[in-house]
The prediction has a mean pLDDT of 84. A computed fold for a 1526-nucleotide RNA from a hydrothermal vent metagenome, annotated as small-subunit ribosomal RNA. The sequence is in RNAcentral, with records from SILVA.
RNA sequence: AGGGUUUGAUACUGGCUCAGAACGUACGCUGACGGAAUGGAUUAGGCAUGCAAGUCGUACGAGCGAACUCUUCGGAGUGAGCGAGUGGCGAACGGGUGAGUAAUGCGUGGAUGACCUACCCUGAUGAGGGGGAUAACCAUUCGAAAGGAUGGCUAAUACCGCAUACGGUCGCCAGGUUUUCCUGGUGAUCAAAGCUGGCUUCGGCUGGCGCUUCAGGAGGGGUCCACGUGCUAUUAGUUUGUUGGUGGGGUAACGGCCUACCAAGACUAUGAUGGCUAGCCGGCCUGAGAGGGUGUCCGGCCACACUGGGACUGAGACACUGCCCAGACUCCUACGGGAGGCUGCAGUCGAGAAUCUUCCACAAUGGGCGAAAGCCUGAUGGAGCGACGCUGCGUGUAGGAUGAAGGCCUUAGGGUUGUAAACUACUGUCACGCUAUAGGAACCCGUGUAGGUUAAUAGCCUGCGCGCUGACCAAAGCGAGAGGAAGUGCCGGCUAACUCCGUGCCAGCAGCCGCGGUAAGACGGAGGGCGCAAGCGUUGUUCGGAAUUACUGGGCGUAAAGGGCAGGUAGGUGGUUCGUUAAGUCUUCUGUGAAAAUCCGGGGCUCAACCCCGCGAAAUGCAGGUGAAACUGGCAGACUUGAGACCGGUAGAGGCUAGCGGAAUUCCUGGUGUAGCGGUGGAAUGCGUAGAUAUCAGGAAGAACACCUGUGGCGAAGGCGGCUAGCUGGGCCGGAUCUGACGCUGAUCCGCGAAAGCGUGGGGAGCAAACAGGAUUAGAUACCCUGGUAGUCCACGCCGUAAACGAUGAGCACUGGACGUCCGGAGGGUUCGACCCUUCUGGGUGUCUCAGCUAACGCAUUAAGUGCUCCGCCUGGGGAGUACGGUCGCAAGACUAAAACUCAAAGGAAUUGACGGGGGCCCGCACAAGCGGUGGAGCAUGUGGUUUAAUUCGAUGCAACGCGAAAAACCUUACCAGGCCUUGACAUCCUGAGAAUUCGGUAGAGAUACCUUAGUGCCUUCGGGAACUCAGUGACAGGUGUUGCAUGGCUGUCGUCAGCUCGUGUCGUGAGAUGUUGGGUUAAGUCCCGUAACGAGCGCAACCCUUAUCCUUAGUUACCAGCGAGUAAAGUCGGGGACUCUAAGGAGACUGCCGGUGUCAAACCGGAGGAAGGCGGGGACGACGUCAAGUCAUCAUGGUCCUUACGCCCAGGGCCACAAACGUGCUACAAUGGUCGGUACAAAGGGCAGCAAACCCGUGAGGGUAAGCAAAUCCCAAAAAGCCGGCCCCAGUUCGGAUUGAAGGCUGCAAUUCGCCUUCAUGAAGUCGGAAUCGCUAGUAAUCGCAGAUCAGCCAUGCUGCGGUGAAUGUGUUCCUGAGCCUUGUACACACCGCCCGUCAAGCCACCCAAAUGGUCCGCACCCGAAGUCGCUACCUUAACCAGCUUGCUGGAGAGGGGCGCCGAAGGUGAGGGUCGUGAGGGGGACUAAGUCGUAACAAGGUAGCCGUAGGGGAACCUGCGGCUG
Repeated sequence: AGGGUUUGAUACUGGCUCAGAACGUACGCUGACGGAAUGGAUUAGGCAUGCAAGUCGUACGAGCGAACUCUUCGGAGUGAGCGAGUGGCGAACGGGUGAGUAAUGCGUGGAUGACCUACCCUGAUGAGGGGGAUAACCAUUCGAAAGGAUGGCUAAUACCGCAUACGGUCGCCAGGUUUUCCUGGUGAUCAAAGCUGGCUUCGGCUGGCGCUUCAGGAGGGGUCCACGUGCUAUUAGUUUGUUGGUGGGGUAACGGCCUACCAAGACUAUGAUGGCUAGCCGGCCUGAGAGGGUGUCCGGCCACACUGGGACUGAGACACUGCCCAGACUCCUACGGGAGGCUGCAGUCGAGAAUCUUCCACAAUGGGCGAAAGCCUGAUGGAGCGACGCUGCGUGUAGGAUGAAGGCCUUAGGGUUGUAAACUACUGUCACGCUAUAGGAACCCGUGUAGGUUAAUAGCCUGCGCGCUGACCAAAGCGAGAGGAAGUGCCGGCUAACUCCGUGCCAGCAGCCGCGGUAAGACGGAGGGCGCAAGCGUUGUUCGGAAUUACUGGGCGUAAAGGGCAGGUAGGUGGUUCGUUAAGUCUUCUGUGAAAAUCCGGGGCUCAACCCCGCGAAAUGCAGGUGAAACUGGCAGACUUGAGACCGGUAGAGGCUAGCGGAAUUCCUGGUGUAGCGGUGGAAUGCGUAGAUAUCAGGAAGAACACCUGUGGCGAAGGCGGCUAGCUGGGCCGGAUCUGACGCUGAUCCGCGAAAGCGUGGGGAGCAAACAGGAUUAGAUACCCUGGUAGUCCACGCCGUAAACGAUGAGCACUGGACGUCCGGAGGGUUCGACCCUUCUGGGUGUCUCAGCUAACGCAUUAAGUGCUCCGCCUGGGGAGUACGGUCGCAAGACUAAAACUCAAAGGAAUUGACGGGGGCCCGCACAAGCGGUGGAGCAUGUGGUUUAAUUCGAUGCAACGCGAAAAACCUUACCAGGCCUUGACAUCCUGAGAAUUCGGUAGAGAUACCUUAGUGCCUUCGGGAACUCAGUGACAGGUGUUGCAUGGCUGUCGUCAGCUCGUGUCGUGAGAUGUUGGGUUAAGUCCCGUAACGAGCGCAACCCUUAUCCUUAGUUACCAGCGAGUAAAGUCGGGGACUCUAAGGAGACUGCCGGUGUCAAACCGGAGGAAGGCGGGGACGACGUCAAGUCAUCAUGGUCCUUACGCCCAGGGCCACAAACGUGCUACAAUGGUCGGUACAAAGGGCAGCAAACCCGUGAGGGUAAGCAAAUCCCAAAAAGCCGGCCCCAGUUCGGAUUGAAGGCUGCAAUUCGCCUUCAUGAAGUCGGAAUCGCUAGUAAUCGCAGAUCAGCCAUGCUGCGGUGAAUGUGUUCCUGAGCCUUGUACACACCGCCCGUCAAGCCACCCAAAUGGUCCGCACCCGAAGUCGCUACCUUAACCAGCUUGCUGGAGAGGGGCGCCGAAGGUGAGGGUCGUGAGGGGGACUAAGUCGUAACAAGGUAGCCGUAGGGGAACCUGCGGCUG
């Protein structure tokens, strides 16, 4: 510090996700030992048991009583100690928890002139003299118990008067100060207690502790104020003790704290009230910081103590282990009544993913009481349990290569595990055993001593020495032996780490992207590796990354986002200048910001964690004081440039109202006139002989205003268009007269606001949702047509929305040019002016382009640039602008506006392709123009299908289908049924035997099996070897089994189309672009010109073969002109090298020449010459790539499968089946023909297991015999169409030949399934072929025959070649199809066979509505009313004090009880409100490989789309009106 993920790729926007740190964690696997920490986060749920607050006998009276003394032996006295009760102090601390509490809290800083304070400290002060009770105890008594009742005795530091009063309190007066404070005077009033030492001359003296009053202190508390301290406006109004005042009460104290009366206030958009959530802080976690999150442990504060209420006591409580009442729960009970409160420490149950021992000790620290010893202390100190986290340390160290064995992998060579192990040498931490023992301990107390106090050596206080006190922990030394001690997660990318096997979209993984459908580095296992390590990983949460809420530090034209537009309130903000102030601001000082923590520097545990020290830092804060005055603010004054006013001009569809006008449409009336009109892609519905349309005249009505009209004008926006008048708003220009900052923005608010729609009343010509009919269509609830109602128009009133758009808020300022246009002003020129031209200037409205900005597109003085002010809005997509709630509306609906759930994207811009029922250019037998076919018939052949034991397999749009197959009777052959073989039919190696080989026989369908005969070869170093055969053994052979989607090679296709790329440079953030586009031209990216490109490569062309002409050379088997010979004829012969020809080498054609066109080009057109002319014809040759195209059955090959079989052999069958279907062909349908006879002319091939002449036989196929020829020599071999002549005469024929019968021939081991040919006979369909479709542009189509490969033969009508005869048409590109280039749109990129929308059907999930139903909370009204404080009281009781007298009575004060009253918890009733569940049924939504219906959107998406609104429709949607261009 970033990374992954949207795309074919790119740069953005934007979400999701990862790497880090942390935790009171939990879970999985594993687990050596320590240290210091930490551990019920959930049910503030319920609790058994034990303990957690007592202490004091030096406050008091009993009781018991060790021991001692006395004793009459009954007992008495002294009495340490124990000790219930009275009394004192404590129990309000310490400990727990976080339920409640959004402020009675907390934090920070202040105030208290509005207060209190037990114990403690300091300084003063006094302590005199009395009185009456009461518990304990005793007696009686009630009760099961808990607990009481009555009577009697007694003490105090318990209680109560009196005296005293420096002083306190209260009242009054005076002064100072200003809240109730301080000082002084005066009057009234207010205290007390003793206990215990020493000495004593018993008078007292002297200590300690305690007591009273006052003042002060310290520490502690109460109260008040300011600021800060969650979410929610789908909570907007709240409040009656409420706000204030006066009197009174109450409190320690102020105060509506309480009460009576008076006034009507108080709080709130700076968020009152309500709802939900929450203890707050120091801190802690994270972060660079700012922030964000959090409040466990430790510390401070608060609140609570079963739930609710209440007071008492006290210095302090409304009291965790006190009291009273009510309630719920639990327990005891004799049923009458009682008892209890672990949110103390342990522990238990429950709940939960989850959180410990019913331990030890008061030794230390601290607390309570005590004079003290001491007692108490689950505070605390320790130990135990838990890897829960942090931290330390160990599980050994060094050497050790044959790189052992084993494992795993392997290209079989090896590699790796791996110096790892073994082995050798050594060490000894921890754990284990043994020994010894430091420190935490110093107090108190005892004792000794010194000083102080004192009369004193008592006592007390202080210092020093010695003695006493350890729950718990264990630093050190020795011993032994490598012995006892390693796991866990991961290994596709992010992210360090790779292979094999298994599995086969299964099982599974997954944080995101995503893996898995037979070769998975992603699943599971293994080997290996990487990381961390007594832990590792997972889950959850927080911060970070996330600049993804942006203060630091974001945005809003198109990505989410500018309010539809004005006015304007609060608020925010604001021109120049002077003075003043000091709120903001700045300076400096003071106080505070607890400690702990963090940081820095030291120190202590061997280190670390941890702990300690530091007038270290920091604590960014708050408060107070001093000073400054630039800036902001306040106050006062001035100014004119902002703003406004005034005067003079000026343009305009600005608004409202009234009137007027002409054209057109429709309707009505009349005339003329006749058969159609209308409408469409084409039609029909409709209108018309009852006279339409057309035309003329007249009339009526409503609506809208052609031309002018213009990216012209006006207005804030919506919007505004005939003319005239009236009323009226705003702008601009010129002048520089006035005011003097009056300004800008603007939440809430108010007004305006297209179209549609709504209400009432008019109006209604045209148009036209709905509706009806006609078409179209598979359907057509649409597009098209004919009609047509609301509506459109007017008046009044609603609605308040639009793609209300410049998708761009308002205002101000600044920053370059160029060219238009509208409205003003000024100057100049022209001819005074008009007009025109031109320059400058102000305002508006446009276009282009710099700088700058932007993701890019683009914007660019009319900013999307640079700044300032204010407002609005955004924070992934969907759900959803929806639900619920609220407000508005007559309604439609509008505004405000979520969540659950779900996805990993959704999106904007640009790029390259592909595509378009987009555009432009261009080409091709693509169409057109022609010729001939196919599709109809019969047959041949291939295919699908069916059948079959098998009909082997492959090829399947073009680009499979006379294809692999250039030959299926056996073989081939892969298929089927049957019969055999198992190291095998074939290869290599080993062992043994035998030469190899071979005659014959038997069985069998054969393979094969058995018997039998002949035969001993070749080389040799004499050992043996080579070839071959048989047998055996195991490695292996074998497979036309599978995967062409694992592959090589080969091939098809686009396509012989003209394209496909690269280097360097340049442009762009980038993908990419440029080059390769443009203007011409070409068959061509062929060439030329232009050009930020310049060059180059693979393709094109050329080079190669063939063919057309000529030349040279060479002439046998070819040829024969001349010469000779010769025949019936014949290159037959001699010869020739002229010709043809053969086959080698050359020549020739290049737009070279001429004219024209063209850009002075390339090139094209025409011409000359030429055998050939613009590529002369034909062939071979096939760029980058596409189709996972085809082939594992040509071959090769990875993986996989079979191995007495999926291998091998054999004979037989099948591949040839046949209802109907398709492709490719052949033959025909006839007269341009058929048939008979005669007759002419090729080329190219083939031939010895061959071609075969001639001759003979046969009607013929053929047979016999046989010359020649391994071929320019011989043979196949006859070419056929053609030409000449005869017949046929338009018919199912003298066309056509299928089918069938009979007889033959040939090949072959074999012709039945299943061959070809011949002869005779038979003589089917078919009379030119529907929709549709194919080939061909010249020696081509058409037509005619010939040959060859394969091959014994042949199902060949196929294929490949060869020649003969030999046309027609087109000189065009509208359309169909395919291709190329440029451009455009795109929501496509698996690329239109794309993408994608909605209903319906199915499953599942969450949500909304909902009759009803259950819980909980809240306020209101009323009833009842416990405890208790307060008040009242005529009733009852009553020691102290007072009075009286009758001296033990009465009365009073006061107290207690009872009664009454106010308030008052719980409870009850009623009508409501909020919230959470359940819920028949209903509603839409999300999601879910392969359901149904259509095809709405994306291309002009086939009717351009979208927005608002209204109507309609299975559904997407359609239509109307207005708007937008996206």